[in-house]
Molecule: transfer RNA
Organism: Patescibacteria group bacterium
């Protein structure tokens, strides 16, 4: 210098066939119990690395750049 894979909620990650952004651990709250765990049931917590196009619409598709892995020179 160049190829290829990743980035998505605190972590860990699903969705990349263009159509309502989820899921398990965590946090919080209420029920349960004297009282903990456990269970149920609810809530918060995403500019989907960045920037731009294409589209009625973009996490997804196209260019660009950043950051991490890994080949090669």
């Nucleotide at each position: 210098g160049g190829g290829c894979c990743g980035g998505u909620a605190g972590c860990u990650u699903a969705g990349c066939u263009g159509g309502c952004a989820g899921a398990g651990c965590g946090u919080c709250g209420c029920g349960u119990u004297u009282g903990c765990a456990u269970c149920g049931c609810g809530a918060a917590g995403g500019u989907c690395g960045a920037g731009a196009g294409u589209u009625c619409g973009a996490a997804u598709c196209u260019c660009u750049u950043c950051c991490g892995g890994u080949c090669c020179a």